[in-house]
RNA sequence: AGUCCUGUAGCUCAGUGGUUAGAGCGCUCGCUUCACAAGCAAGAGACCUGGGUUUGAUUCCUGGCGGGAUGA
Numbered sequence: 001a002g003u004c005c006u007g008u009a010g011c012u013c014a015g016u017g018g019u020u021a022g023a024g025c026g027c028u029c030g031c032u033u034c035a036c037a038a039g040c041a042a043g044a045g046a047c048c049u050g051g052g053u054u055u056g057a058u059u060c061c062u063g064g065c066g067g068g069a070u071g072a
Base pairs, nucleotide, nucleotide: 002070003069004068005067006066007065010025011024012023013022018055027043028042030040031039048064049063050062051061052060
């Protein structure tokens, strides 16, 4: 080189062809406390990239890029 898997929030992961893209931890602010922690409440933050199919793509197909596995 080949084959297979994979790419979603700062990290670990869900998720679905449409109607708000969620969870845990983390972060910010507030309440509580003498203070810290714990607890409660609120908030910020994401679909790797180009093209195609489709009325509609984060989801399906495909090129690229990154990561992983396998094998001589």
This is a predicted structure of a 72-nucleotide RNA (transfer RNA) from Callorhinchus milii. Its mean pLDDT, the model's own confidence on a scale to 100, is 81. The source organism's lineage runs through Eukaryota, Metazoa, Eumetazoa, Gnathostomata and Callorhinchus. It matches the Rfam family "tRNA". About the family: Transfer RNA (tRNA) molecules are approximately 80 nucleotides in length.